[in-house]
RNA sequence: GAUGUAGCUCAGUGGUAGAGCACUUGCCUAAUAUGCAUGAAACCCUGGGUUCAAAUCUCAGCAUC
Numbered sequence: 001g002a003u004g005u006a007g008c009u010c011a012g013u014g015g016u017a018g019a020g021c022a023c024u025u026g027c028c029u030a031a032u033a034u035g036c037a038u039g040a041a042a043c044c045c046u047g048g049g050u051u052c053a054a055a056u057c058u059c060a061g062c063a064u065c
Stems, first nucleotide, its partner, number of pairs: 001065004007021004015052001023039001025037003045061005
């Protein structure tokens, strides 16, 4: 100095968080894969501050590089 968000890889520049892969269930198939549909899963590394409202701005830590 950079990074930290779902099992993994990543979006998300102030208004209740999304995608791909993986996974659940169903359809399809003799079966598997592919394909289609469906569902679950992150209160966003921790604790403060600002704000009507913070994953987002800010301060201090922690972890990794």